[in-house]
Molecule: Bacterial RNase P class A
Organism: Burkholderiaceae bacterium
């Protein structure tokens, strides 16, 4: 310079208009209006795969079963992550990938080839035996010929898990229909009908409680973010300082226009190297700008991502 391996950072700015949903302050006053301030990510808010945190259900203890998960050691709140070392396999290397216990408990499975494949068998020699037929040794297939291999076939060893999930759940709590108790009611309740008289004729009142609708909390301060500093090879960690980063809820976080940045195409009578071809730069114009959108909340793995910038490392080639 090529090619590559592996670690990161970034993934539009700034302004103007009109919205949109929350907090807080003020006016109004029952949902409004003015202000100030908040308002989706890069460990994907994604799949919802595994583990937890929280709830509410269920549990006397022990034991089958089911399911998971597997080298050794650590590291975590926990893991099927994650680190580190070992060993197998791929790569010239950087590096990558690995369901990686256990086949002297018991079962199962081995394509073609080849007499014969897990029950054993007999081409060929030789050997024993009266014979069936045993025994040794040799050759050929084949991956594998009485020795083995396969556990990502059953099993077996150890260790692990109770169920549901934030629509968990808990509080408040109507209308109108139940229920369950006091009182009052054929000695007349209610209603016509404010009253009286008439007329119907059985039910009328209060208090409780259970659940709906509907509100409220959970509801974002948390295994949290950033920097010194120790501590470990590393994963992680102690400890001292700083900060405060969305909280909606059938579910807001947007839109248009405007300049600038960055890519791509194309022009170019401009500027620099050039003999040229062309190269870079500038100027105009067109276009482009991925993946993806919070629904408790946090760890981890998978998965998508247009472009752009770094770090360290390995290979090949040239020059000294």
């Nucleotide at each position: 310079a090529g090619a590559g391996u592996u670690c990161g950072c970034u993934g539009g700015a700034c302004g103007a208009u009109c919205g949109c949903u929350g907090g807080c302050a003020g006016c109004a006053u029952u949902u409004g209006c003015u202000g100030c301030g908040g308002g989706a990510g890069g460990c994907a808010a994604c799949g919802u795969c595994c583990g937890g945190a929280c709830u509410c259900c269920g549990u006397a203890g022990a034991g089958c079963g089911a399911c998971g998960u597997a080298g050794c050691a650590g590291g975590u709140a926990a893991c099927a992550c994650c680190u580190g070392c070992c060993c197998a396999c791929c790569g010239u290397g950087a590096g990558g990938u690995g369901a990686g216990g256990a086949u002297c408990a018991g079962a199962g499975c081995a394509a073609c080839a080849g007499a014969g494949a897990c029950g054993a068998g007999u081409c060929g020699a030789c050997g024993a035996g009266c014979g069936a037929u045993c025994g040794u040794c040799g050759g050929g297939u084949g991956a594998a010929a009485c020795g083995g291999g396969c556990a990502a076939u059953c099993u077996c060893u150890a260790c692990g898990u109770g169920g549901a999930g934030c629509a968990a759940c808990a509080c408040c709590a109507a209308a109108u229909a139940g229920g369950c108790g006091g009182c009052c009611g054929a000695u007349g309740a209610u209603c016509c009908u404010g009253c009286u008289c008439g007329g119907u004729g059985a039910g009328g009142u209060c208090g409780c409680g259970g659940g709906u609708a509907g509100g409220u909390g959970g509801c974002u301060u948390g295994a949290g973010c950033u920097g010194a500093c120790g501590g470990g090879c590393g994963a992680c960690u102690g400890c001292c300082a700083g900060c405060c980063u969305a909280g909606a809820g059938g579910a807001a976080u947007g839109a248009u226009c405007g300049u600038c940045a960055c890519g791509g195409c194309g022009c170019u009578u401009c500027g620099u190297g050039g003999a040229g071809a062309c190269a870079c730069g500038g100027g105009c114009g067109c276009u482009g700008c991925a993946c993806a959108g919070a629904a408790u909340c946090c760890g981890g793995c998978g998965u998508a991502c247009a472009g752009g910038c770094g770090g360290a490392c390995u290979u090949u080639g040239c020059u000294u």